[in-house]
Context: one part of a larger RNA
RNA sequence: CUGGGCUUAAAGCGCGUGUAGGCGGAUCGGCACGUCCGAGUUGAAAGACCCCGGCUCAACCGGGGAAUUGGCUUGGAUACGGCCGGUCUUGAGGGGCGUAGGGGGACCUGGAACUUCCGGUGGAGCGGUGAUAUGCGUUGAGAUCGGAAGGAACGCCCGUGGCGAAAGCGAGGUCCUGGCCGCCUACUGACGCUGUGACGCGAAAGCCAGGGGAGCGAACGGGAUUAGAUACCCCGGUAGUCCUGGCUGUAAACGAUGGGCACUAGGCAGUGGGCCUGCCGAUGGGCGCUCUGCCGGAGGGAAACCGUGAAGUGCCCCGCCUGGGGAGUAUGGUCGCAAGGCUGAAACUC
Repeated sequence: CUGGGCUUAAAGCGCGUGUAGGCGGAUCGGCACGUCCGAGUUGAAAGACCCCGGCUCAACCGGGGAAUUGGCUUGGAUACGGCCGGUCUUGAGGGGCGUAGGGGGACCUGGAACUUCCGGUGGAGCGGUGAUAUGCGUUGAGAUCGGAAGGAACGCCCGUGGCGAAAGCGAGGUCCUGGCCGCCUACUGACGCUGUGACGCGAAAGCCAGGGGAGCGAACGGGAUUAGAUACCCCGGUAGUCCUGGCUGUAAACGAUGGGCACUAGGCAGUGGGCCUGCCGAUGGGCGCUCUGCCGGAGGGAAACCGUGAAGUGCCCCGCCUGGGGAGUAUGGUCGCAAGGCUGAAACUC
């Protein structure tokens, strides 16, 4: 390189936007670049291959053929691909009318709980555990009532439920804002898919500067446990957790399953629209679409299992794998304030 693969054996980039490139709907006409056919010319000789011949055979040598899969020139074909031009609407988009939603950003507000402080009542314990102790308390704790302040998180509703590209998103209100879906459409007319690089987003922890700090709580101190106990349990407690601005760029970033399109039995349940229907009504029945789940057929699979939301049947594009250890290490490069990230070997060994 070819081949074969990527749910769990090695292997899908954490997710998106999109440049180059690759690939690309229906139909008509043109060109003849790819493609196909014919002819000419070239593709030296020797060697290799086939046939025949000469040395007694062979090696060796001589002759002939074929091959040289190719290049160029020229004549022709036009189905497919390409290019140019015209047309089309089913792909894609637009317009109109609606629905649902913890989608995003900013600001305002609320109640429960908690802690602290102040005041009242009260008077000996409280707290904690398997049991203790450290700790708190007569300078009046705990309990209880009233008041004030502060920070963080929003119980029930909550769902097998919803939204978002992913990370993720749950108190209430207002403003700004993105996307999906349903129905209608007389609009545009292939405007599409993917996406090396690039750019953006990206949980938690961590870092820088400034604020904030109720509860919790790495580190740390103490009390227990224990042979020991640098732990599990208990009493404290700093960073942090929160906010603003900036950085980091990782994860079992998981469905361990890249994206798009088409096709291939069904059954059950939920979500959001639409349509039809029964005299009316609570409500019921039927049809089609969207998303979320369960079961299961064919088929697939090493099996577990997947099974119209495929891991089935195909096509297009990207990423990735190629025995274990050494090692996600060393080195170089690059990014970062640092921590470290990305890229990423070999010797040796089994």